SAM riboswitch aptamer (S box leader) from Heyndrickxia coagulans, 108 nucleotides, folded computationally. It matches the Rfam family "SAM riboswitch aptamer (S box leader)". From the family's description: The SAM riboswitch is found upstream of a number of genes which code for proteins involved in methionine or cysteine biosynthesis in Gram-positive bacteria. Its mean pLDDT, the model's own confidence on a scale to 100, is 83. NCBI's taxonomy places the organism under Bacteria, Bacillota, Caryophanales, Bacillaceae, Heyndrickxia.
RNA sequence: AACUUAUCAAGAGCGACGGAGGGAUCUGGCCCUAUGAAGUCCGGCAACCUGCAGCGAGCAGCAAGGUGCCAAUUCCAGCAAAAUGGGUACCAUUUUGGAAGAUAAGCG
Repeated sequence: AACUUAUCAAGAGCGACGGAGGGAUCUGGCCCUAUGAAGUCCGGCAACCUGCAGCGAGCAGCAAGGUGCCAAUUCCAGCAAAAUGGGUACCAUUUUGGAAGAUAAGCG
């Protein structure tokens, strides 16, 4: 790399440096950004693993060592199905599922 499981609607700066880009990828939208993007530092959020204590043994509590995260639901859609409306196999809206992705833990 690949695979398995879980989660992805909550939360997090009016700081310093930095200087133009950024929102994973492709397409289409829509946004953020010189009232300062990316990145680095500090700060913060959360609690997957971990530690401690508890019991009715898989739950809830405290901490924050290993990760992670800090515009917008994973920013939205892309594939399929259903419902509704238009109207005819096309469009719109909504819902559900999927795909892709992210993170954690395990396996390898």